[in-house]
A computed fold for a 101-nucleotide RNA from a Chitinophagales bacterium, annotated as SAM riboswitch aptamer (S box leader). Taxonomically the source falls in Chitinophagales (Bacteria, Pseudomonadati, Bacteroidota, Chitinophagia). Of the family's consensus pairs, 94% are formed in the model.

RNA sequence: UUUUUAUACAGAGACGCGGAGAGAUAGGCUCAUAGAAGCGUCGGCAACCGUUGUAAAUCAAUAAGGUGCCAAAUCCAGCUAUAUUUUUAGCAAUAUAAAAA
Numbered sequence: 001u002u003u004u005u006a007u008a009c010a011g012a013g014a015c016g017c018g019g020a021g022a023g024a025u026a027g028g029c030u031c032a033u034a035g036a037a038g039c040g041u042c043g044g045c046a047a048c049c050g051u052u053g054u055a056a057a058u059c060a061a062u063a064a065g066g067u068g069c070c071a072a073a074u075c076c077a078g079c080u081a082u083a084u085u086u087u088u089a090g091c092a093a094u095a096u097a098a099a100a101a
Base pairs, nucleotide, nucleotide: 001101002100003099004098005097006096007095008094013042014041015040016039017038021031022030023029027076028075043070044069045068048066049065050062051061052060053059074093078091079090080089081088
C1' cells in the first nucleotide's frame, strides 16, 4: 500500500516548547495571536488485540502490555431510494483495530 471482517450520534486535557495555521477533501460551517499545526511531559477515555471466568462464545469481568483516541455526530456534506422541507434506509469515501498478501 491492497484485500477481508468489525466499529464510528457515547467517552476523555492540562502544562511546557513552538509561532500561523487547523478541522482527510476545490464547498459550507467552525476552531485559532485570549496562541493553530507539530514536538515533549503528565493525566485521562475506550476496550479492537490482550488477560481472567465458562466446555466454548458474539456473554461477563479486567486494564499489566500492543494500538487508538481526548472541540463540534466521522462537525455538515457525495450517490441511490424514500420522504416532501428535510425524515429514514442503503452505498461510497474516510478513520481505527485485527488478520492476510